[in-house]
Context: one part of a larger RNA
């Protein structure tokens, strides 16, 4: 000391509007004003348009559960059609629903001045200096070293503990991309088991309104129980059972 990779980063430059406006109350029945009538500046409160994110609530959609009508699969059970009706509905999406969008500094416009000649006075202006707006640079959010002057800092120097394909995936995606995970494993299925939905399956068991029958009995809606069940589950956890293996 060259050169490369990986990671972090300055910040010349680049975007944005990231805000815009309204109205209320107080200041105050004051300032002004004979009266009549009648303000501002500050700092405060609601809204309304528009931007950015979210999904705890509310609303929409819905996986899904139950009910319901016709008619089929001879009844029952279980379902099939009518893009059937009704009711209730996680997650994720999403608005009609939440949250967030100051203030401040700089140099300046018209414009107010201050000092102060030219031109003994006077003049904001010639020298000089003070102040002044949503607009102009900053602050604030975002990209950004292809800024070819192509930056800097730190780590590392590699044939394999790298990278690509290929595998298992994703609140990340159009296609590429980005991200995790690959048995030294909870990536995804599944399984159980909480959570959530619906809302108490099916079969048995006890009663049972009425109905038929002379009786005997016989059918029997529908009720309570077995059962906070039965069925689902896009959420969480555990569990290598299946695939991410070997090659």
């Nucleotide at each position: 000391u060259u050169c490369g990779a990986u990671g972090c980063u300055u910040g010349a430059g680049u975007g944005g509007a990231a805000g815009a406006u309204u109205c209320g109350a107080c200041u105050a029945g004051u300032a002004c004003g004979a009266a009549a009538g009648g303000a501002a500046c500050a700092g405060c409160g609601a809204g309304u348009c528009g931007g950015c994110g979210u999904c705890u609530c509310u609303a929409g959609u819905u996986a899904g559960c139950g009910g319901c009508u016709a008619u089929c699969c001879g009844a029952c059970a279980g379902g099939g059609u009518a893009c059937g009706c009704c009711g209730c509905g996680u997650a994720g999406c999403c608005a009609c629903g939440c949250g967030c969008c100051a203030a401040g500094g700089g140099a300046u416009a018209a414009g107010a001045g201050c000092u102060g000649a030219a031109g003994g006075c006077a003049u904001c202006u010639a020298a000089g200096c003070u102040u002044g707006a949503a607009a102009c640079c900053c602050u604030c959010c975002g990209c950004a070293a292809a800024a070819a002057u192509a930056g800097g800092c730190a780590u590392c120097g590699u044939u394999a503990u790298a990278g690509g394909c290929g595998g298992g995936g994703g609140a990340a995606g159009a296609a590429g991309a980005c991200c995790c995970c690959g048995u030294u494993g909870a990536u995804a299925g599944a399984a159980u088991c909480g959570g959530c939905g619906u809302g108490u399956a099916a079969g048995g068991a006890u009663c049972a309104a009425g109905g038929c029958g002379c009786a005997a009995g016989c059918c029997g809606a529908g009720a309570u129980u077995u059962u906070c069940a039965g069925c689902g589950u896009a959420c969480g956890a555990u569990u290598a059972c299946u695939a991410a293996u070997a090659a």
Model confidence (mean pLDDT): 83 of 100. Large-subunit ribosomal RNA, domain VI from a Candidatus Parvarchaeota archaeon, 247 nucleotides, folded computationally.